[in-house]
Molecule: transfer RNA
Organism: Phascolarctobacterium sp.
RNA sequence: GGGCCUAUAGCUCAGUGGUAGAGCCGCCGGCUCAUAACCGGCUGGUCCUAGGUUCGAGCCCUAGUGGGCCCA
Numbered sequence: 001g002g003g004c005c006u007a008u009a010g011c012u013c014a015g016u017g018g019u020a021g022a023g024c025c026g027c028c029g030g031c032u033c034a035u036a037a038c039c040g041g042c043u044g045g046u047c048c049u050a051g052g053u054u055c056g057a058g059c060c061c062u063a064g065u066g067g068g069c070c071c072a
Base pairs, nucleotide, nucleotide: 001071002070003069004068005067006066007065010024011023012022013021018055026042027041028040029039030038048064049063050062051061052060
């Protein structure tokens, strides 16, 4: 210098262009003499940034930024 992959909740990750979700963590409750386990509920998001397309973008397009891999 060139190419590819990736970025979504505190963490790990889903998410056919049409209301952003799960598990874990945290909090509350149930169960128990009590703890763990188990069960129920709750909280938590500028979807990396900036533009574009579209009636509508986490998703499509462009350019950046961070991370990873390959080639030179």